[in-house]
Context: one part of a larger RNA
RNA sequence: CCUUCGUUAAGGAACUCGGCAAAAAAACUAGGCGUAAGUUCGCGAGAUGUCUUGCCGGUGCCACACAUUGGGAAUUCCAAAAAUAAGUUUUGGUGCUUCCGAUGUGUGGUGCUGGCCGCAGUGAAAAUUUCCCAAGCGACUGUUUACCAAAAACACAGGUCUCUGCUAAAGCGCAAGCUGAUGUAUAGGGGCUGACACCUGACCAGUGCUGGACCGUUAAGGGGAUUGGUGCAAGCUAAUUCCUGAAGCAUCCAGUGAACGUCGGCGAUAACUAUAAUCGUCCUAAGGUAGCGAAAUUCCUUGUCGGGUAAAUUCCGACCCGCAUGAAAGGUGUAACGACUUGGGAACUGUCUCAACGAAGGACCCG
Numbered sequence: 001c002c003u004u005c006g007u008u009a010a011g012g013a014a015c016u017c018g019g020c021a022a023a024a025a026a027a028c029u030a031g032g033c034g035u036a037a038g039u040u041c042g043c044g045a046g047a048u049g050u051c052u053u054g055c056c057g058g059u060g061c062c063a064c065a066c067a068u069u070g071g072g073a074a075u076u077c078c079a080a081a082a083a084u085a086a087g088u089u090u091u092g093g094u095g096c097u098u099c100c101g102a103u104g105u106g107u108g109g110u111g112c113u114g115g116c117c118g119c120a121g122u123g124a125a126a127a128u129u130u131c132c133c134a135a136g137c138g139a140c141u142g143u144u145u146a147c148c149a150a151a152a153a154c155a156c157a158g159g160u161c162u163c164u165g166c167u168a169a170a171g172c173g174c175a176a177g178c179u180g181a182u183g184u185a186u187a188g189g190g191g192c193u194g195a196c197a198c199c200u201g202a203c204c205a206g207u208g209c210u211g212g213a214c215c216g217u218u219a220a221g222g223g224g225a226u227u228g229g230u231g232c233a234a235g236c237u238a239a240u241u242c243c244u245g246a247a248g249c250a251u252c253c254a255g256u257g258a259a260c261g262u263c264g265g266c267g268a269u270a271a272c273u274a275u276a277a278u279c280g281u282c283c284u285a286a287g288g289u290a291g292c293g294a295a296a297u298u299c300c301u302u303g304u305c306g307g308g309u310a311a312a313u314u315c316c317g318a319c320c321c322g323c324a325u326g327a328a329a330g331g332u333g334u335a336a337c338g339a340c341u342u343g344g345g346a347a348c349u350g351u352c353u354c355a356a357c358g359a360a361g362g363a364c365c366c367g
Base pairs, nucleotide, nucleotide: 001362002361003360004359005358006357007356008355010353011352014351019348030052031051032050033049038043040195054116055115056114057113058112059111060110061109062108063107064106065105066104067103068102069101070100071099072098073097075095077093078092079091080090082089083088117121130346131345132344133343134342135341136340137338138337142154143153158193159192160191161190162189163188164187170179171178172177196333197332198331199330201263202262203261206260207259208256209255210254211253212252213251216249217248221244222243223242224241225240226239227238228237229236230235264282265281266280267279268278291325292322303319304318305317306316307315
């Protein structure tokens, strides 16, 4: 010097991309009190926080067990007497079961009260929640790159569009056949979105899909004409050509956006200035609605203002001329949740000011 540990004056994040690492806090199913905003009323919540815990004596309550004892109820057996036609009823004794008490002893639990000792009473051991405020993203539990990524990615319940009437659509296979499904539209396949709340605007010109119309084009097939080969002939056969002839495609007309997608420019205008509710004009299929907005999106940009700091390119709240937001490639919110990301704070500390000492094992020397 290295690795793994231990301790540290004063300070306490000044370290650093970043509190990374370490420290701290806490408790055995501890107990008591108490607990905010928000909220989908379930949560948040073990929120945060605060107090107690040993030993000796006195005294109270509760539970259980045992012993003794009192009373009640139902019942077995025995005896006696009376009544009755008989069943039966009444009284006394005896045994068992059960209910309600009383007293005593013991065990356990839980209070009240007085005292004793120490720095300290869950006195040891054991013991994996540090906490709070705010924002982003994703609702959540879950899944993922075996071996550099666990996430905001995937999935998800829910939403919606579309196909499919059963020999279903779809998929595998050359086929037989199989899956779908021993299911039947409250079912099955595919696409997109992604709990919940409030919502989801305009455009069908292009592309796609669906429907319709008739003209164009065409396959097999059907009909006709001409010519050739062969044959005595009937016929058979070949070539050329004309007409007819379905779906599809092309053409035309409609519909369709939770289909692929798209959602303007210039000029002027109000009693200071500025701005422009307003007007004109060009183009378009239609010109971005509600929301949100320097944002996981903002180039200029460390935009401007406010907050937080002594001091802030980050952060939070606003503003809006949005280079280049925007509504299921969903928009905006949202309690709960997160080994997610960002900012601030408390506590805590060798992260640091600034390093020191100690331990074990290496390194080093000899063999």
RNAcentral holds the full RNA, with entries from SILVA. Large-subunit ribosomal RNA, domain IV from a bacterium, 367 nucleotides, folded computationally. Rfam family: Bacterial large subunit ribosomal RNA. Gene Ontology terms of the family: structural constituent of ribosome and ribosome.